Predicted 3D model of a 370-nucleotide RNA (Bacterial RNase P class A) from a soil metagenome. The coordinates come from a structure-prediction model, not an experiment, and the mean pLDDT is 76. The RNAcentral record of the sequence draws on MGnify. Rfam family: Bacterial RNase P class A. Rfam describes the family as follows. Ribonuclease P (RNase P) is a ubiquitous endoribonuclease, found in archaea, bacteria and eukarya as well as chloroplasts and mitochondria. By type it is a ribozyme.
[in-house]
Order: sequence, then structure tokens, then C1' cells
RNA sequence: GAGUGGGACGGGCGGUCGCCGCGGCCAUCGCAAGGCCGGGGAGGAAAGUCCGGACUCCUAAUGGGCAGUGUGCUGGUUAACGGCCAGCGAGGGCGACCUCAGGGAAAGUGCCACAGAAAAUACACCGCCGAACUCCCGGGCGACCGGGGGUGGUAAGGGUGAAAUGGUGCGGUAAGAGCGCACCGCCGGCGUGGUGACACGACGGGCAGGGAAAACCCCACACGGAGCAAGACCAAAUAGGGGGGCGUUCGAGGCUGGCCCGGCCGAAGCCCCCGGGUAGGUUGCUCGAUCCCGCGGGUAACCGCGGGGCUAGAGGAAUGAUCGCCACCCGCUUUCGGGCGGGAACAAAAUCCGGCUUACAGACCCACUC
Repeated sequence: GAGUGGGACGGGCGGUCGCCGCGGCCAUCGCAAGGCCGGGGAGGAAAGUCCGGACUCCUAAUGGGCAGUGUGCUGGUUAACGGCCAGCGAGGGCGACCUCAGGGAAAGUGCCACAGAAAAUACACCGCCGAACUCCCGGGCGACCGGGGGUGGUAAGGGUGAAAUGGUGCGGUAAGAGCGCACCGCCGGCGUGGUGACACGACGGGCAGGGAAAACCCCACACGGAGCAAGACCAAAUAGGGGGGCGUUCGAGGCUGGCCCGGCCGAAGCCCCCGGGUAGGUUGCUCGAUCCCGCGGGUAACCGCGGGGCUAGAGGAAUGAUCGCCACCCGCUUUCGGGCGGGAACAAAAUCCGGCUUACAGACCCACUC
């Protein structure tokens, strides 16, 4: 100088005015409201809501099956996970290190564009061959020889393609070919090491049906559904429901201005009690698989023990505004002490927790590689 991996931060201090909870005091018979004082009040991702749990309800639900969905090398970790840690295998990088939906293609069905002869019951376009059979021509007394063609042989070479039925070499052959052999690869069981994925070794087998399962599918494992607007409690007005009482042409009640008579309406009602729901209020609600420090176990994820801390709880939703000083960055200026102006990201709780993913100005630390 160029990189790789990881960790930690996300301006600090103070003043003033507000907002949301909490505690204490005053005041009050008491409650509420009010006043005063004190203390607390967003994040590393609070986000996306993509996984996994706690909790709650539904249901005979910590029950069985189908369907559906998800996961998919091994071992561990955890409340659980598709997360994390350690390893294995494959691929990439000089390296630190990085990436991988990484079971099954010999259960079955289907697919493999274009090009190409052929894309899977394989296949002969060009090329190579003419051993075998056969036809024609020529030569030879003849056996036969030479040339050309056909039936054919051939997967060495060319060509097509993302992919063409193991690779290289030697032998072999008419030409070729695992046809034979050596090495590499592959397959099979065996041995050794490892908990295991797997690695290594020797032996045997000429070698078998190419790819794709992020096509259906098969196998193994996991998953009931809805979600704090879950759910629980208190509970108004109006309307409606149930029950009881009164009233039954001797009339409850209403109207006729307050009363009486009279008149009119009149079985519709009037009074009481009960229970459900709505508005509203309370709760769930934040002490928890919690955070910090130390020690111990473990390579690590993580676990155990001891000590200390309490760290928002709103709810149509508070956490804001402004000023001063300092720190950071940029520009201008300077008598090098400084001065002036500007900038500062991504984004903000909503029951809680463990992860993943995504966004991010600026600035710091550690280890390692070339």
C1' cells in the first nucleotide's frame, strides 16, 4: 500500500418552556380535580413482519389420520427455530478467507429450447475401413489378384450443442472399439481411523440407465387454528328480551291550562326486579428464557455459580421545541492564538422475547493475509 474476518459507537454537558407515566407532600370527611417537589421517558436496527417461542382464546386439543405447508450433509447448542457454533464434502481465491435448497434420477410420469444424424428402448451427417457375403469391369489356364458398387463394419477424428454414453497412453485391428493392458476416475464389499458426515488403504469388477427433483413425485422429520383489536372484569343512556305486581267496561293511564264534574281516547299500558350486549372504564402491561461485572466448564455456540442493577408503558397513541458551551466535518479568512458561516445519516416503541434480512452520515478498536 492492497485486502480478509470480527467487535463496539451512533455526539457530550447545562438552561428555559411543554408532553406521557410514577412517587411524596399540601389541601379535602373521603375521592377526583388542583398546587409544589423529586425521579423516569425509543433503537442498533424500535423497521420489514420473514422464521421461532412465551402468553391468551377456540375445540374432547400437550389426541389420531388425510390434505396442505416447510425443512433436508454430520455432530452440538437452545424454550424453540429454517437461527447459531464446530466440522465434512464440493466450488472460488496466491492467501487471510468466502459461497453452497448439500436426501433420492436404478419407484413411476413428464421435460431437455436452438443447433445437430442422434438428447436416451440411443444414434452413422462428414470422415475412416473394405476383413466377411455379393454384383460389375479388367487381368490370369487356374488358385487368385486389382479397381468400382451394394449388404455392411466403425463412436478413433471432424462438425452441432449447456450437455453426445469415462480420460490419457501403449498394444491390437481391415478400420476401430475397455477389445487387451498400465495409470487416473468410477462401482462393490472389506479393513483401519472417526460419535458421525467422511477420510485413507489394499482387493475385486472393464465400467452399468447423461442432465435436471428451485418439474411432478418418493423418503425422513416438523407443524391444529386465530391472535394483546388475544383475553378477563366493571358497566350508562336509548332500544329490545325474560319474570312478577296493578288494571279486566265497576276502567290503570293519557288529553281537555292547576283541581273537581263533564267530555274524548283507551287493553294499548303503568310500576318493580333480573340477565345479555354496546359506548365508556379497569386489567392483561412490562421483573424478564432480563441486563452488567467476576469466576468456572466448553475449541465455540452456549451453560453453571456468585455479586450488583431496575431500565418507557403511551394507546389514535407522550418521548418535543429552543438557547449556550465543547467535540466532529466542510468552506472562507487570519496578526497562526483564532474568527465567521454552514453541515451532521438510517430511522422512531405499541404484549414480550430469541433470530434473520434490509437501511445507515461519520468515527473507533482488535486479529490476520498478500